The RNA shown here (transfer RNA) has 72 nucleotides and comes from an uncultured Clostridia bacterium.
The coordinates come from a structure-prediction model, not an experiment, and the mean pLDDT is 83.
Its Rfam family is "tRNA". By type it is a transfer RNA.
RNA sequence: GCUAAUGUGGCUCAGGGGUAGAGCAGCUCACUCGUAAUGAGCAGGUCGUGGGUUCGAUUCCCACCAUUAGCU
Numbered sequence: 001g002c003u004a005a006u007g008u009g010g011c012u013c014a015g016g017g018g019u020a021g022a023g024c025a026g027c028u029c030a031c032u033c034g035u036a037a038u039g040a041g042c043a044g045g046u047c048g049u050g051g052g053u054u055c056g057a058u059u060c061c062c063a064c065c066a067u068u069a070g071c072u
Base pairs, nucleotide, nucleotide: 001071002070003069004068005067006066007065010024011023012022013021018055026042027041028040029039030038048064049063050062051061052060
């Protein structure tokens, strides 16, 4: 230099056009003599950035950025 993949709560990941979810972690409550475990609830994300298409974009297209892998 070229090619490809990935980028979504603190972490690991789903979701692939119609108002964003799970597990773990956090907080509160219940249960317990107490802790753990278990159960119920709560909070936490302008979906890497900027444009384009669309009535509508996390999703489709383009550029850029970051990380990873491959080729030279």